Context: one part of a larger RNA
RNA sequence: CCCGCGGCUAGACGGAAAGACCCCGUGAACCUUUACUAUAGCUUUGCACUGAACUUUGAACUUACCUGUGUAGGAUAGCUGGGAGGCGUUGAAACAUUGUCGCUAGAUGAUGUGGAGCCGCACUUGAAAUACCAGCCUGGUACGUUUGGAGUUCUAACCUAGGUCCGUAAGCCGGAUCGGGGACAGUGUAUGGUGGGUAGUUUGACUGGGGCGGUCUCCUCCCAAAGAGUAACGGAGGAGCGCGAAGGUACCCUAAUCCUGGUCGGAAAUCAGGAGGUUAGUGCAAUAGCAUAAGGGUGCUUGACUGCGAGACAGACACGUCGAGCAGGUACGAAAGUAGGUUAUAGUGAUCCGGUGGUUCUGUAUGGAAGGGCCAUCGCUCAACGGAUAAAAGGUACUCUGGGGAUAACAGGCUGAUUCCUCCCAAGAGUUCAUAUCGACGGGGGAGUUUGGCACCUCGAUGUCGGCUCAUCACAUCCUGGGGCUGUAGUCGGUCCCAAGGGUAUGGCUGUUCGCCAUUUAAAGUGGUACGUGAGCUGGGUUUAAAACGUCGUGAGACAGUUUGGUCCCUAUCUGCCGUGGG
Numbered sequence: 001c002c003c004g005c006g007g008c009u010a011g012a013c014g015g016a017a018a019g020a021c022c023c024c025g026u027g028a029a030c031c032u033u034u035a036c037u038a039u040a041g042c043u044u045u046g047c048a049c050u051g052a053a054c055u056u057u058g059a060a061c062u063u064a065c066c067u068g069u070g071u072a073g074g075a076u077a078g079c080u081g082g083g084a085g086g087c088g089u090u091g092a093a094a095c096a097u098u099g100u101c102g103c104u105a106g107a108u109g110a111u112g113u114g115g116a117g118c119c120g121c122a123c124u125u126g127a128a129a130u131a132c133c134a135g136c137c138u139g140g141u142a143c144g145u146u147u148g149g150a151g152u153u154c155u156a157a158c159c160u161a162g163g164u165c166c167g168u169a170a171g172c173c174g175g176a177u178c179g180g181g182g183a184c185a186g187u188g189u190a191u192g193g194u195g196g197g198u199a200g201u202u203u204g205a206c207u208g209g210g211g212c213g214g215u216c217u218c219c220u221c222c223c224a225a226a227g228a229g230u231a232a233c234g235g236a237g238g239a240g241c242g243c244g245a246a247g248g249u250a251c252c253c254u255a256a257u258c259c260u261g262g263u264c265g266g267a268a269a270u271c272a273g274g275a276g277g278u279u280a281g282u283g284c285a286a287u288a289g290c291a292u293a294a295g296g297g298u299g300c301u302u303g304a305c306u307g308c309g310a311g312a313c314a315g316a317c318a319c320g321u322c323g324a325g326c327a328g329g330u331a332c333g334a335a336a337g338u339a340g341g342u343u344a345u346a347g348u349g350a351u352c353c354g355g356u357g358g359u360u361c362u363g364u365a366u367g368g369a370a371g372g373g374c375c376a377u378c379g380c381u382c383a384a385c386g387g388a389u390a391a392a393a394g395g396u397a398c399u400c401u402g403g404g405g406a407u408a409a410c411a412g413g414c415u416g417a418u419u420c421c422u423c424c425c426a427a428g429a430g431u432u433c434a435u436a437u438c439g440a441c442g443g444g445g446g447a448g449u450u451u452g453g454c455a456c457c458u459c460g461a462u463g464u465c466g467g468c469u470c471a472u473c474a475c476a477u478c479c480u481g482g483g484g485c486u487g488u489a490g491u492c493g494g495u496c497c498c499a500a501g502g503g504u505a506u507g508g509c510u511g512u513u514c515g516c517c518a519u520u521u522a523a524a525g526u527g528g529u530a531c532g533u534g535a536g537c538u539g540g541g542u543u544u545a546a547a548a549c550g551u552c553g554u555g556a557g558a559c560a561g562u563u564u565g566g567u568c569c570c571u572a573u574c575u576g577c578c579g580u581g582g583g
Stems, first nucleotide, its partner, number of pairs: 001583008010575003014570002022404004027400002029396004035201005041194003045190005051154011063142004068137001078136005085119003094113008158181003162178006204216003213233001217239006240385001241283001242342002247301007257275005281290002284347001286345003305328004311322003317386001330339003353379007361372002411458001412456001413454003417451001419447006428438002465540001466538003470532001471529005478503003481498006505519005546564004550559003
C1' cells in the first nucleotide's frame, strides 16, 4: 500500500412518511350560536269535507206602528206637496186603573164608567195644523226574510287501541250491531308566528410570520434627489361642509403691534398724534397666493343663467380639470366692460333597480292605454369609499387536502441594539495622596455564551427541554505552579502578569437547567461543540387524541393557568473509529 473478518454508531443535513406545528387557498369537512337565508315540526286564522233546532247578539231589507220641546207662541211645530173640511151610537169629551217614552212640561196606547160632542180654517211664526191624505228624514219597537258572531242541544257526515257477533281454529284487518264522542276532532289548501331540529353558505384585505392593535376614500406640506411622477405600519395636519350672502357688479377704504397724550378707563375698550409696513386679514387644515387687492365697507341686484364650445392639461381605462369665443335672454355700470358661484387646491360614490316632473319619441291588427325611451331630478358611513348579494358570525387539540422554507416556532447564518470582557480620560472616594484598591460623566475596542433584529439553507421533515453515558476544545484560571505592586510586619489577603500538565463533590427538594439547603473538598472554574451527544438510552417536562378544576365565552370551545393518563421504529451500504488476519 492492497484485500478481508468481528465490532461501535460521530457523519453521509442517514432511511421511513409530498410536515400533523405555522402561514397561504375568495380549498374541504364537521360542530356552535341572539351570523344570513331557507326548511321539517309545532302553532294562529280563513275556506272546503260540514248538517239540523233553539237561545242570545249585530248588520241589511220589506211591512206595520211610533219618534221628534232653541226663542216668540193657547204648546214636546221633523221636512215637502195636496187640502176646506175631517172624526164620532161600529160610541165623542171627561173620569178611574194601567203600559211605554220623556229635554218631568207632557206625548201616546189598552181596559172600564160615561152618553154627544171633539178638531181645523182667523190670531202668534222663517215654515201651519197628526183636521185629513201621500212621500221622505233622524232615532226606535214588533213580526218576518237574508246573512254574520257567541252559546246550548241534536244526529246523519266524520272519529272510536269500548263490548258483542261474523269472515275464523286469528290479540291483524274488514263487515254488522250496541255504546261513546260529534259537526268538534282530523285532513287538504292559503296565511301570520315560532323554529340550529335540519340544510346550504358567509365570516375582507394590508401586515418586517400570523393574531391583537392600527389602517382602507379625498385634501395640504415634508420625504421627493431644482420638469412631471415616486414607496414604507415614514414625519405632521385636515375633509365627508358652510354661505341667498360669506354670490354678481359699481364706487370707496387699508391692516398687526408698539410709543406718547387723553373723563370714568385699569396691562388690553373708544379718541388724537407718531413709529411701523402686512408681522394683519382670508368661513374651516396646510401650502401657494392676494394692494389693480382675492382683505374691509356701502348701493343696486340674482350670471349660484339656458344651448354650445376652438383648443389644451392630466391620464392604463373610467373619472377629473382649465377654457377664449358664438347664440338667447339678464344684473350692475355714464361707459369701456365684468358676471356660466365662492382666492385656489378637500366637502365625495360608477352601474343596475326604483320614484317624481316634463316630452314634437315609441305604442305587438287599428284608436287609445299600460309599459318603455329621452330631458331634468331624487333614493347608498355601497366609509373594506372602482362599490362581489336586497340579505351573512364563530369553533376545531377530532380534524382533512393542496401548497410554501415566497412565511413563523428549534438549530445554523448575517448583525451585535442588549449581554459579557477589555482599554482610554480621570471628577471623586481612599486622614494627606486620582491610579494599593474603588472609580462618576463620557469615549474606543473585542467576543459571539443571553434577550433580540433580519427571514438567507432546510416545511416531497435538520426530532424539541432536562437527566444518563461518553466525551473533546478554548482560556476571559476554580485548585495546584512561577512572578510584579500593595494602604504586603507575620499569618491571612487584595489586584495584576505568565501558565491549559493534571484535577475540578456527594446527598435532600423540584421534570427541571438554574437555585436553595445539608455535609465535604486543594478546588467544587467559565464557556464552545446543532443551548455536544435520542440510526447511544430515558421520556419526568413541553406539545395530539380522554378527563377534571379555576377563569373567559350565549355556545361550539379557549388559556407561556393547573391537574391525572398517554405506542420513542431502523438487520450499518459508504466515510470515520476500535480490535484482528492475509498478501